Predicted 3D model of a 351-nucleotide part of an RNA (small-subunit ribosomal RNA, central domain) from a metagenome.
The coordinates come from a structure-prediction model, not an experiment, and the mean pLDDT is 88.
The RNAcentral record of the full RNA draws on SILVA.
Its Rfam family is "Bacterial small subunit ribosomal RNA".

Context: one part of a larger RNA
RNA sequence: CUGGGCGUAAAGGGCGUACAGGCGGCCAUGUAAGUCAGAUGUGUAAUCCCUGGGCUUAACCCAGGACUUGCAUUUGAUACUGCAUGGCUUGAGAUCAGGAGAGGAGAGUGGAAUAUGUGGUGUAGCGGUGAAAUGCGUAGAGAUCACAUAGAACACCGGUGGCGAAGGCGGCUCUCUGGCCUGAUUCUGACGCUGACGCGCGAAAGCUAGGGUAGCGAACGGGAUUAGAUACCCCGGUAGUCCUAGCCGUAAACGAUGGGUACUAAGUGUAGGAGGUCAUUGACCCCUUCUGUGCUGUAGCUAACGCAUUAAGUACCCCGCCUGGGGACUACGACCGCAAGGUUAAAACUC
Numbered sequence: 001c002u003g004g005g006c007g008u009a010a011a012g013g014g015c016g017u018a019c020a021g022g023c024g025g026c027c028a029u030g031u032a033a034g035u036c037a038g039a040u041g042u043g044u045a046a047u048c049c050c051u052g053g054g055c056u057u058a059a060c061c062c063a064g065g066a067c068u069u070g071c072a073u074u075u076g077a078u079a080c081u082g083c084a085u086g087g088c089u090u091g092a093g094a095u096c097a098g099g100a101g102a103g104g105a106g107a108g109u110g111g112a113a114u115a116u117g118u119g120g121u122g123u124a125g126c127g128g129u130g131a132a133a134u135g136c137g138u139a140g141a142g143a144u145c146a147c148a149u150a151g152a153a154c155a156c157c158g159g160u161g162g163c164g165a166a167g168g169c170g171g172c173u174c175u176c177u178g179g180c181c182u183g184a185u186u187c188u189g190a191c192g193c194u195g196a197c198g199c200g201c202g203a204a205a206g207c208u209a210g211g212g213u214a215g216c217g218a219a220c221g222g223g224a225u226u227a228g229a230u231a232c233c234c235c236g237g238u239a240g241u242c243c244u245a246g247c248c249g250u251a252a253a254c255g256a257u258g259g260g261u262a263c264u265a266a267g268u269g270u271a272g273g274a275g276g277u278c279a280u281u282g283a284c285c286c287c288u289u290c291u292g293u294g295c296u297g298u299a300g301c302u303a304a305c306g307c308a309u310u311a312a313g314u315a316c317c318c319c320g321c322c323u324g325g326g327g328a329c330u331a332c333g334a335c336c337g338c339a340a341g342g343u344u345a346a347a348a349c350u351c
Stems, first nucleotide, its partner, number of pairs: 003323004007305002012319001014201004021194003025088007033081002035077008049065006091191001092188003095184005103177007110154001114150008125136002162169002206247006215241002220236004258318006266296011300307002324351003333344004
C1' cells in the first nucleotide's frame, strides 16, 4: 500500500467548534478538463510469448510477428464528474405564532437536620460494638426546652421523567443568556454534510494564592480483632471536601456502539406539542401526526450473546482507530505543566 475490521475478541478520538481538504439536491444551456472511441507518431536492442528456419535432438542460434498495458498530437462522442451561466424548492437557513425544560451565569432568599455557644429543667450515666474498649460525663454529660451563631446539602414532589455537545445539571425568587420542539408555509435559494491541524469546553483527585470549615474525612494517633493486622469494626482527626482567581486535562470521560442522510413489519408504555372526533361549554376518553425517551418483537445481521425505525439491518459520504501476547498507557526525544504528571511513542529480548 492492498485487504479485512472496530458493542463484548486488537480497535470510536472525552465532547464541541471550525480553516484547509474530501463529498454533495432538481432542471436547462454552453464548454470538453476528467471520461470514452478512432487515427498518427513514438514506446532502442536483447529478453518473455507466437510462427518458421539452422546445428542428428535439446539447450543454443537466426528471421518475422506480437507484446511494450505508456506518452504526445489530432479527429470525434457528451451519459456521468468538473468548469461557466441561468433557473427551481424538496436539503439548509430565516420570519411569524405558540410550547416544555435540574441547560448556563450572577444576585438574593427559605425551612428541616447537624454542630457549637448561652440560659432553664434534671441526675448518673452517655456513646459504641458481634462482644468490648479507647472516648465523653458529678468542674453536671446524655435527654429535654428556649434563644443565638455557623457551614454544607436541598427530604417529599422524583418518574428506564426533563435539559445539555460531552463532562454534567435538582429548595425558592429575580436579572442576563444558549439551545430545542410544534404549527403556518411568508422569505432566501444548495447557503449543505464531514472535518486532519488549530481553538474552546471538560467528573473526581491533585497544585498555587487568599478566604471558609458544620458534617464527612485520605494521612496520622488511640481502642479492638488477630498468630500478626501497617486492614476490615470503633473513638478521635489534619489535608481535602465549600467559595474566589488561576493551573492540571485525565476516568469503566460507557450505550465499552464517531457524525450525517435515506430506506426497511408490527405491538405497547411514557414526556412535550399540533390537528381531528365526541360533547351545550369545559375537563376526560378515542383517532391521526411530529419530536424525544423505554420495553417486546418480524425480516435481516451476528462467532455467539444479542441488535432490531434510538440498528449492531440495507446503502452512500467524511473523520478517528486496529493489525499476536509480554516488554509497554514503558525508554529516549519533542511539546505542554509550578509540580504531580500529561500527550506523542519505539526497540532489543522473549513466548